[in-house]
RNA sequence: GAUAGAGGUGCGAAUUUAAUAAGUAAUAAUAAAGUUAUCAGAUAUUGCUUUAUUAUAAAAGGGAAAUUCGCCGAAAUCGAAAAAAUUAUAUCUGUAACAUUUUUCGGUUGGUUUAAGAUAAAAUAUGUCUUGAACUGUCACAGUUUUUUUUCUGUGGAGGGCUAUC
Numbered sequence: 001g002a003u004a005g006a007g008g009u010g011c012g013a014a015u016u017u018a019a020u021a022a023g024u025a026a027u028a029a030u031a032a033a034g035u036u037a038u039c040a041g042a043u044a045u046u047g048c049u050u051u052a053u054u055a056u057a058a059a060a061g062g063g064a065a066a067u068u069c070g071c072c073g074a075a076a077u078c079g080a081a082a083a084a085a086u087u088a089u090a091u092c093u094g095u096a097a098c099a100u101u102u103u104u105c106g107g108u109u110g111g112u113u114u115a116a117g118a119u120a121a122a123a124u125a126u127g128u129c130u131u132g133a134a135c136u137g138u139c140a141c142a143g144u145u146u147u148u149u150u151u152c153u154g155u156g157g158a159g160g161g162c163u164a165u166c
Stems, first nucleotide, its partner, number of pairs: 001166005008072001010071008026056010039094006075109010086097003110136011138157006
């Protein structure tokens, strides 16, 4: 340098099913109140917004189960840059916002569980980040045990690692 592997409630993706979201949003009717436009410009429209009642009545995201597939920096996340999409009465142009998606570069994290705080979300589900704790795999060092292989304990490191073969 190449190839192949290991950690385990291991990581990720897709499809299906039933829930949740929710009797919520939205639409229609009635009534009341406010208003004639937006971040800017042009054009256009006579509508628009809020509340209450009644009727109809969703969806996305996230989670669970099953199945299939790809894998062991699997993958996640933070920052920067670029592009796309979306939103701001409607259309066009710009501007702003940024929960979203993709790509590149750099940083952090071995893995799992859990506590507190913050944050996203309808949510006490769940996720992410920060700081702790526990368990676990791996290597090194020190000791212990064992004829030896080995067993056990402690400390420390990180996947750019570890093991095997060539």
Predicted 3D model of a 166-nucleotide RNA (Lysine riboswitch aptamer) from a mouse gut metagenome.
The RNAcentral record of the sequence draws on MGnify.